[in-house]
């Protein structure tokens, strides 16, 4: 310096342009003498700014952090 990839609840991992989903993990609650397992329910999230669309998390710019690859 150049090219390339990622960023999505606390934490991991998904989403053909068409209601953001699962798992774990917290909180209340049944169960249980107590916990533990099981059971129901809640809460939480698309890095950031800005553009294209009747609609972006996804597509096009700009920045911000992370990573690899070449020199």
């Nucleotide at each position: 310096u150049g090219g390339c990839u990622c960023a999505u609840g606390g934490u991991g991992u998904a989403a053909u342009g068409g209601c953001a989903g699962c798992a774990c993990a917290a909180a209340a609650g049944g169960c249980u003498u107590u916990g533990a397992u099981c059971c129901u329910u809640u809460u939480a999230g698309u890095c950031u700014a800005g553009g294209u669309u009747c609609g972006a998390g996804u597509c096009c710019u700009g920045g911000u952090g992370a990573g690899c690859c070449a020199a």
Predicted 3D model of a 71-nucleotide RNA (transfer RNA) from a Candidatus Cloacimonadota bacterium. Taxonomically the source falls in Candidatus Cloacimonadota (Bacteria, Pseudomonadati). Its Rfam family is "tRNA". The family's RNA type in Rfam is transfer RNA.